A computed fold for a 125-nucleotide RNA from a Saprospiraceae bacterium, annotated as SAM riboswitch aptamer (S box leader).
The prediction has a mean pLDDT of 80.
Taxonomically the source falls in Saprospiraceae (Bacteria, Pseudomonadati, Bacteroidota, Saprospiria).
Rfam family: SAM riboswitch aptamer (S box leader). About the family: The SAM riboswitch is found upstream of a number of genes which code for proteins involved in methionine or cysteine biosynthesis in Gram-positive bacteria.
């Protein structure tokens, strides 16, 4: 770097250096920020992917799978749902249209589901 699988509305902040931006990218919105952004460092914490432990099913063990509690170690993370929208579908609505319909457009006016992209872990190449 690529691929696969899983997760992605929960959770967890103080200090030092620094000195103007930041929230992945592009567009739009919104938010954070000189009461100090990013980045780096220290300390603390969260979580439970890896991990080690116990239990369950077949004669046993290992492995696998599931469940539970744990947190020493390897990662990760510690504003806002992955901050929100963008693509597709459904519902609903608005407008146009019509005698009424059909039909069409739109939703920067709403909700739900999915996808894509991203992030993280584990494994493989």
């Nucleotide at each position: 770097a690529u691929u696969u699988u899983a997760u992605u509305g929960a959770g967890a902040a103080g200090g030092g250096u620094g000195g103007a931006g930041a929230g992945a990218u592009c567009g739009g919105g919104c938010u954070c920020u000189u009461u100090g952004a990013a980045a780096c460092c220290c300390u603390g914490g969260c979580a439970a992917c890896c991990g080690g432990c116990a239990c369950a099913a077949a004669a046993u063990a290992c492995g696998c799978u599931g469940u539970g509690a744990c947190a020493a170690g390897g990662u990760g993370c510690c504003a806002a749902u992955u901050c929100c929208c963008g693509c597709c579908a459904a519902a609903g609505g608005u407008c146009u249209g019509u005698u009424a319909a059909a039909a069409g457009a739109c939703c920067c006016a709403u909700u739900u589901g999915g996808a894509a992209a991203g992030a993280u872990a584990a494994a493989a190449u």